[in-house]
Parts: sequence; C1' cells; structure tokens
RNA sequence: GUGCCCGUGGCGCAACCGGAUAGCGCAUCAGCCUCCGAAGCUGAGGGUUGUGGGUUCAAAUCCCGUCGGGCACG
Repeated sequence: GUGCCCGUGGCGCAACCGGAUAGCGCAUCAGCCUCCGAAGCUGAGGGUUGUGGGUUCAAAUCCCGUCGGGCACG
C1' cells in the first nucleotide's frame, strides 16, 4: 500500500432482509433482609450506536469519507 472483519452505557455482548421507547449480563447506587457485612430479592441511574456527511417517511442497520483495532497478502 491492497483486501476482509470489528468499533453500541464503566466492562462484556444482542438487536433476524431499515420500522418506530436501543435491550441483556456484570459492575455502580438506593431499599429490603442481617447484630454488621456477604449472598439473595426489589428498584434506579447511565448510551443520541467511533466520527463527519448522504439516501429514506423512518438508519445501530444501507452508501461515501475519515479515525482506531485485528487478520491476510505484497
């Protein structure tokens, strides 16, 4: 340099061929429980989906650029 794959809350992931409040687990916080903790149970907060633009009535999902990571080839 060329090709392919990945990038979604603090961390790990999901979201089938675009469809409408972006979910799940862990973690965090609060409550219950306990003599106090842990565990368990209940609840809450936290994301505008790496980034910029485009298509569309509608984009995490499609298209283009760009940034970062991985693999292969040269």
Transfer RNA from Solobacterium sp., 74 nucleotides, folded computationally.
The source organism's lineage runs through Bacteria, Bacillota, Erysipelotrichia, Erysipelotrichales and Solobacterium.
Rfam family: tRNA. The family's RNA type in Rfam is transfer RNA. About the family: Transfer RNA (tRNA) molecules are approximately 80 nucleotides in length.
The sequence was found in a public genome assembly.